[in-house]
Notes:
This is a predicted structure of a 351-nucleotide part of an RNA (small-subunit ribosomal RNA, central domain) from an uncultured bacterium.
Context: one part of a larger RNA
RNA backbone atom coordinates (compact mmCIF):
# COMPACT_ATOMS: atom_id res chain seq x y z
C1' N A 1 0.00 0.00 0.00
C1' N A 2 -3.88 -3.51 -0.49
C1' N A 3 -7.20 -6.02 2.57
C1' N A 4 -9.92 -6.64 7.00
C1' N A 5 -11.80 -4.13 10.99
C1' N A 6 -13.22 -0.38 15.54
C1' N A 7 -20.14 -2.38 22.00
C1' N A 8 -17.03 -6.37 25.19
C1' N A 9 -10.84 -9.06 21.46
C1' N A 10 -6.15 -3.55 19.05
C1' N A 11 -9.30 0.44 17.34
C1' N A 12 -14.99 6.25 17.53
C1' N A 13 -11.69 11.96 18.22
C1' N A 14 -14.72 14.48 25.25
C1' N A 15 -18.36 17.78 22.50
C1' N A 16 -19.86 21.41 19.04
C1' N A 17 -19.25 25.35 15.12
C1' N A 18 -16.96 25.58 10.77
C1' N A 19 -12.38 26.53 6.47
C1' N A 20 -10.20 23.68 2.54
C1' N A 21 -11.53 19.15 0.51
C1' N A 22 -14.87 14.91 -0.48
C1' N A 23 -20.00 13.73 -1.57
C1' N A 24 -24.83 15.60 -3.19
C1' N A 25 -32.56 15.91 -5.02
C1' N A 26 -35.46 16.68 -9.69
C1' N A 27 -36.63 18.45 -15.26
C1' N A 28 -34.97 20.45 -19.91
C1' N A 29 -31.21 22.60 -23.09
C1' N A 30 -26.09 23.53 -24.35
C1' N A 31 -21.01 21.87 -24.01
C1' N A 32 -17.95 17.55 -24.60
C1' N A 33 -13.49 18.15 -19.53
C1' N A 34 -13.96 13.05 -17.25
C1' N A 35 -16.00 8.47 -19.82
C1' N A 36 -16.57 5.30 -24.40
C1' N A 37 -15.46 4.06 -29.80
C1' N A 38 -12.60 4.49 -34.43
C1' N A 39 -8.10 6.05 -36.55
C1' N A 40 -3.04 8.21 -36.93
C1' N A 41 1.56 9.23 -34.30
C1' N A 42 5.01 8.25 -30.70
C1' N A 43 6.84 5.18 -26.46
C1' N A 44 15.72 4.67 -29.19
C1' N A 45 18.80 0.43 -28.55
C1' N A 46 20.17 -2.99 -24.95
C1' N A 47 17.73 -5.55 -20.70
C1' N A 48 13.17 -8.73 -18.96
C1' N A 49 9.38 -12.52 -21.39
C1' N A 50 8.16 -16.07 -25.80
C1' N A 51 9.89 -18.65 -30.40
C1' N A 52 13.96 -19.99 -33.67
C1' N A 53 19.20 -20.29 -34.43
C1' N A 54 25.24 -20.11 -33.47
C1' N A 55 29.67 -21.54 -30.26
C1' N A 56 30.02 -29.92 -28.17
C1' N A 57 26.11 -27.81 -23.52
C1' N A 58 25.43 -23.63 -20.55
C1' N A 59 26.80 -18.84 -19.48
C1' N A 60 27.32 -15.79 -23.82
C1' N A 61 25.85 -14.22 -28.77
C1' N A 62 22.47 -13.51 -33.31
C1' N A 63 17.35 -13.13 -35.63
C1' N A 64 12.06 -12.52 -35.02
C1' N A 65 7.91 -11.44 -31.90
C1' N A 66 5.58 -9.70 -27.62
C1' N A 67 5.65 -6.21 -23.88
C1' N A 68 6.25 -1.09 -22.28
C1' N A 69 2.07 5.19 -21.33
C1' N A 70 -3.00 8.48 -15.91
C1' N A 71 1.17 9.71 -23.63
C1' N A 72 -0.12 13.17 -27.99
C1' N A 73 -3.35 14.41 -32.26
C1' N A 74 -7.83 13.85 -35.44
C1' N A 75 -12.91 12.21 -36.18
C1' N A 76 -17.17 10.56 -33.61
C1' N A 77 -20.92 8.91 -29.29
C1' N A 78 -23.59 11.66 -25.10
C1' N A 79 -26.26 7.23 -20.92
C1' N A 80 -23.56 8.62 -16.42
C1' N A 81 -20.18 12.46 -13.79
C1' N A 82 -18.50 17.56 -14.52
C1' N A 83 -19.37 22.73 -16.41
C1' N A 84 -22.94 26.67 -18.12
C1' N A 85 -28.00 28.38 -18.70
C1' N A 86 -33.26 28.04 -17.56
C1' N A 87 -36.84 25.63 -14.40
C1' N A 88 -39.22 22.46 -10.20
C1' N A 89 -40.43 21.31 -4.84
C1' N A 90 -40.26 15.84 -2.13
C1' N A 91 -34.14 17.86 0.96
C1' N A 92 -32.91 22.36 3.70
C1' N A 93 -34.61 26.94 5.30
C1' N A 94 -38.55 30.72 6.18
C1' N A 95 -43.41 32.91 8.08
C1' N A 96 -47.64 32.51 11.42
C1' N A 97 -49.92 30.03 15.62
C1' N A 98 -49.56 26.74 20.01
C1' N A 99 -47.66 24.09 24.00
C1' N A 100 -43.47 21.67 27.08
C1' N A 101 -38.77 21.89 29.70
C1' N A 102 -33.58 21.31 36.62
C1' N A 103 -31.17 24.57 28.73
C1' N A 104 -27.85 29.19 29.87
C1' N A 105 -26.64 34.12 32.43
C1' N A 106 -27.74 37.85 36.24
C1' N A 107 -30.28 39.89 40.47
C1' N A 108 -33.43 39.33 44.63
C1' N A 109 -35.96 36.33 48.24
C1' N A 110 -37.23 31.71 51.47
C1' N A 111 -37.58 27.65 54.98
C1' N A 112 -35.40 23.12 57.30
C1' N A 113 -30.78 21.45 59.14
C1' N A 114 -25.68 22.30 60.95
C1' N A 115 -22.33 25.23 63.64
C1' N A 116 -20.97 29.54 66.55
C1' N A 117 -22.27 33.64 70.08
C1' N A 118 -25.45 35.69 74.22
C1' N A 119 -29.11 34.54 77.82
C1' N A 120 -32.75 31.13 80.67
C1' N A 121 -33.85 26.09 82.83
C1' N A 122 -30.94 22.13 84.64
C1' N A 123 -26.87 18.47 86.70
C1' N A 124 -23.01 14.87 85.92
C1' N A 125 -21.99 13.20 82.61
C1' N A 126 -21.56 13.68 77.08
C1' N A 127 -19.46 11.67 72.85
C1' N A 128 -17.73 7.55 70.34
C1' N A 129 -17.13 1.95 69.23
C1' N A 130 -17.32 -4.60 67.68
C1' N A 131 -15.50 -3.21 72.56
C1' N A 132 -12.72 0.98 73.98
C1' N A 133 -9.66 5.09 74.31
C1' N A 134 -7.96 9.86 72.70
C1' N A 135 -11.62 14.21 72.98
C1' N A 136 -15.52 17.58 75.49
C1' N A 137 -17.60 18.63 80.64
C1' N A 138 -18.45 21.15 87.84
C1' N A 139 -14.49 27.61 84.95
C1' N A 140 -21.45 23.94 84.36
C1' N A 141 -20.94 20.39 79.07
C1' N A 142 -24.63 16.93 76.69
C1' N A 143 -30.14 17.88 76.80
C1' N A 144 -33.91 21.80 76.36
C1' N A 145 -35.96 26.94 75.44
C1' N A 146 -35.39 32.17 73.60
C1' N A 147 -32.71 35.71 70.67
C1' N A 148 -28.80 36.75 67.17
C1' N A 149 -24.82 35.64 63.40
C1' N A 150 -22.45 32.72 59.47
C1' N A 151 -21.65 29.69 55.35
C1' N A 152 -23.06 25.82 52.24
C1' N A 153 -26.76 22.72 50.18
C1' N A 154 -31.92 22.84 48.50
C1' N A 155 -36.21 17.56 51.78
C1' N A 156 -41.24 16.25 50.00
C1' N A 157 -42.87 16.96 44.57
C1' N A 158 -39.10 13.22 42.02
C1' N A 159 -39.99 9.34 38.15
C1' N A 160 -37.84 3.63 35.17
C1' N A 161 -39.52 11.48 34.12
C1' N A 162 -37.60 16.41 31.60
C1' N A 163 -33.77 19.78 29.12
C1' N A 164 -28.90 20.37 26.84
C1' N A 165 -23.87 19.24 21.50
C1' N A 166 -21.09 17.18 25.26
C1' N A 167 -19.35 18.42 30.13
C1' N A 168 -23.73 18.94 32.72
C1' N A 169 -28.51 21.16 34.76
C1' N A 170 -33.15 20.86 40.59
C1' N A 171 -35.87 25.75 46.70
C1' N A 172 -38.91 30.26 44.89
C1' N A 173 -39.53 34.92 42.01
C1' N A 174 -38.12 38.45 38.28
C1' N A 175 -35.23 40.18 34.02
C1' N A 176 -32.21 38.90 29.68
C1' N A 177 -31.30 34.75 26.39
C1' N A 178 -30.17 29.78 23.27
C1' N A 179 -32.20 25.34 21.23
C1' N A 180 -35.86 21.79 20.03
C1' N A 181 -41.28 19.99 19.13
C1' N A 182 -46.25 20.15 17.06
C1' N A 183 -50.02 22.41 13.69
C1' N A 184 -50.90 25.56 9.43
C1' N A 185 -48.81 28.06 4.98
C1' N A 186 -50.35 30.82 -1.26
C1' N A 187 -42.71 32.22 0.92
C1' N A 188 -37.11 31.05 -0.78
C1' N A 189 -35.69 27.43 -4.46
C1' N A 190 -30.76 22.51 -3.42
C1' N A 191 -29.37 27.40 -0.22
C1' N A 192 -27.61 20.38 1.62
C1' N A 193 -24.33 16.34 4.38
C1' N A 194 -19.59 15.56 6.36
C1' N A 195 -15.51 18.04 7.89
C1' N A 196 -8.16 17.51 7.63
C1' N A 197 -6.32 22.03 9.80
C1' N A 198 -8.68 26.01 12.87
C1' N A 199 -11.89 28.20 16.64
C1' N A 200 -15.09 27.61 20.85
C1' N A 201 -17.07 24.80 24.99
C1' N A 202 -15.35 21.18 28.29
C1' N A 203 -16.68 17.08 35.37
C1' N A 204 -13.42 16.59 39.32
C1' N A 205 -8.71 17.63 40.99
C1' N A 206 -4.84 21.24 40.51
C1' N A 207 -2.59 26.50 39.78
C1' N A 208 -2.47 32.45 40.24
C1' N A 209 -4.71 36.91 42.68
C1' N A 210 -8.44 38.76 45.96
C1' N A 211 -12.54 37.45 49.11
C1' N A 212 -15.13 33.69 52.11
C1' N A 213 -14.93 29.53 55.41
C1' N A 214 -20.79 26.58 58.62
C1' N A 215 -20.39 21.46 57.47
C1' N A 216 -17.25 17.98 55.19
C1' N A 217 -12.28 16.84 54.66
C1' N A 218 -6.52 14.95 51.31
C1' N A 219 -2.06 16.19 54.31
C1' N A 220 -1.06 16.09 59.43
C1' N A 221 -1.65 14.89 64.98
C1' N A 222 -3.56 11.73 68.55
C1' N A 223 -6.55 7.16 70.22
C1' N A 224 -7.53 2.15 68.91
C1' N A 225 -6.79 -2.55 66.02
C1' N A 226 -2.56 -5.52 64.73
C1' N A 227 3.10 -9.54 64.73
C1' N A 228 3.51 -4.69 62.36
C1' N A 229 -0.84 -0.94 60.63
C1' N A 230 2.84 4.94 57.42
C1' N A 231 -4.56 1.65 56.50
C1' N A 232 -9.62 0.15 57.31
C1' N A 233 -12.60 2.26 62.93
C1' N A 234 -12.58 6.73 66.41
C1' N A 235 -11.36 12.08 68.22
C1' N A 236 -9.43 16.38 66.09
C1' N A 237 -7.79 18.99 61.75
C1' N A 238 -5.12 22.41 57.29
C1' N A 239 -5.27 23.00 52.07
C1' N A 240 -9.52 22.32 49.36
C1' N A 241 -14.68 22.28 48.77
C1' N A 242 -17.89 28.25 48.07
C1' N A 243 -17.57 33.43 45.32
C1' N A 244 -15.01 36.90 41.57
C1' N A 245 -11.28 37.22 37.60
C1' N A 246 -7.75 34.27 34.92
C1' N A 247 -5.22 29.54 33.80
C1' N A 248 -5.29 24.12 33.23
C1' N A 249 -7.77 20.84 29.02
C1' N A 250 -7.75 15.85 31.35
C1' N A 251 -11.66 11.33 32.99
C1' N A 252 -14.49 4.23 32.95
C1' N A 253 -15.39 12.70 29.21
C1' N A 254 -19.26 5.37 28.59
C1' N A 255 -24.32 3.70 25.12
C1' N A 256 -16.82 1.58 26.39
C1' N A 257 -21.37 2.09 20.09
C1' N A 258 -18.61 9.21 15.18
C1' N A 259 -22.08 12.33 12.17
C1' N A 260 -25.95 12.44 8.28
C1' N A 261 -29.74 10.29 4.96
C1' N A 262 -32.95 6.26 3.16
C1' N A 263 -35.15 1.31 3.79
C1' N A 264 -36.74 -3.08 6.95
C1' N A 265 -42.08 -7.87 11.17
C1' N A 266 -44.64 -6.89 16.07
C1' N A 267 -46.03 -5.89 21.29
C1' N A 268 -45.85 -2.70 25.57
C1' N A 269 -44.75 1.69 29.02
C1' N A 270 -43.90 6.80 29.29
C1' N A 271 -43.08 12.40 28.02
C1' N A 272 -44.56 16.74 24.54
C1' N A 273 -48.05 18.16 20.54
C1' N A 274 -52.10 17.40 16.85
C1' N A 275 -56.70 15.12 14.52
C1' N A 276 -61.09 12.11 14.93
C1' N A 277 -64.57 9.38 17.99
C1' N A 278 -67.09 7.66 22.67
C1' N A 279 -68.75 9.64 27.28
C1' N A 280 -72.48 10.58 33.65
C1' N A 281 -68.99 16.42 28.44
C1' N A 282 -64.49 17.43 33.03
C1' N A 283 -59.15 16.19 34.33
C1' N A 284 -61.58 10.14 31.57
C1' N A 285 -61.30 6.37 27.68
C1' N A 286 -60.56 4.55 22.42
C1' N A 287 -58.36 5.04 17.37
C1' N A 288 -54.88 7.42 14.20
C1' N A 289 -50.63 10.61 13.66
C1' N A 290 -45.73 13.64 14.46
C1' N A 291 -41.47 14.15 17.80
C1' N A 292 -38.58 12.24 22.23
C1' N A 293 -37.33 8.53 26.27
C1' N A 294 -37.46 3.05 28.03
C1' N A 295 -38.60 -2.36 28.10
C1' N A 296 -39.59 -7.18 25.45
C1' N A 297 -38.74 -9.37 21.01
C1' N A 298 -39.22 -11.70 14.82
C1' N A 299 -36.11 -11.80 10.62
C1' N A 300 -31.26 -10.41 9.99
C1' N A 301 -26.47 -9.68 12.16
C1' N A 302 -22.78 -11.50 15.87
C1' N A 303 -17.20 -15.70 17.99
C1' N A 304 -20.60 -15.62 21.68
C1' N A 305 -22.78 -12.37 25.10
C1' N A 306 -26.11 -9.86 22.89
C1' N A 307 -28.30 -6.23 19.37
C1' N A 308 -32.90 -5.54 16.87
C1' N A 309 -37.03 1.35 13.50
C1' N A 310 -32.89 5.00 19.51
C1' N A 311 -29.47 -1.56 15.07
C1' N A 312 -24.57 -3.99 16.49
C1' N A 313 -29.93 -5.33 10.21
C1' N A 314 -29.83 -3.67 4.65
C1' N A 315 -27.32 0.44 1.74
C1' N A 316 -24.87 5.32 0.50
C1' N A 317 -21.63 9.85 1.88
C1' N A 318 -17.79 12.13 4.85
C1' N A 319 -14.43 12.24 9.11
C1' N A 320 -11.48 9.81 13.17
C1' N A 321 -8.92 5.44 14.55
C1' N A 322 -6.54 -0.01 14.71
C1' N A 323 -2.58 -3.56 12.63
C1' N A 324 0.92 -9.13 18.41
C1' N A 325 2.48 -8.47 24.16
C1' N A 326 6.18 -5.75 26.98
C1' N A 327 9.48 -1.56 26.41
C1' N A 328 5.57 3.04 26.31
C1' N A 329 1.53 6.76 25.86
C1' N A 330 7.79 6.39 27.74
C1' N A 331 12.61 8.85 25.49
C1' N A 332 13.91 12.63 22.15
C1' N A 333 12.52 16.89 19.28
C1' N A 334 8.62 20.37 18.61
C1' N A 335 4.60 22.98 20.72
C1' N A 336 1.17 24.72 24.68
C1' N A 337 1.26 25.79 30.17
C1' N A 338 2.97 29.99 35.96
C1' N A 339 3.58 25.08 37.49
C1' N A 340 1.55 20.37 37.75
C1' N A 341 1.67 18.64 33.28
C1' N A 342 -0.97 18.30 28.26
C1' N A 343 -0.66 17.30 22.82
C1' N A 344 2.28 15.06 19.04
C1' N A 345 5.26 10.41 19.39
C1' N A 346 9.58 6.49 18.38
C1' N A 347 13.67 2.93 18.77
C1' N A 348 17.11 -0.49 20.82
C1' N A 349 16.10 -4.72 23.48
C1' N A 350 12.85 -8.75 24.82
C1' N A 351 8.78 -12.70 24.67
RNA sequence: CUGGGCAUAAAGGGUGCGUAGGCGGUUGAAUAAGUCGAUGGUGAAAUCCCCCGGCUCAACCGGGGAAUGUCCGUCGAUACUGUUCAGCUAGAGAUCGAAAGGGGCAAGCGGAAUUCCAGGUGUAGCGGUGGAAUGCGUAGAUAUCUGGGAGAACGCCGAUGGCGAAGGCAGCUUGCUGGGUCGAUACUGACGCUGAGGCACGAAAGCUAGGGGAGCAAACAGGAUUAGAUACCCUGGUAGUCCUAGCCGUAAACGAUGAGCGCUUUGUUUCGGGAGGAUCCGAUCCUCUCGGAGCCGUAGCUAAUGUCUUAAGCGCUCCGCCUGGGGAGUAUGGUCGCAAGGCUAAAACUC

The coordinates come from a structure-prediction model, not an experiment, and the mean pLDDT is 89. Rfam family: Bacterial small subunit ribosomal RNA.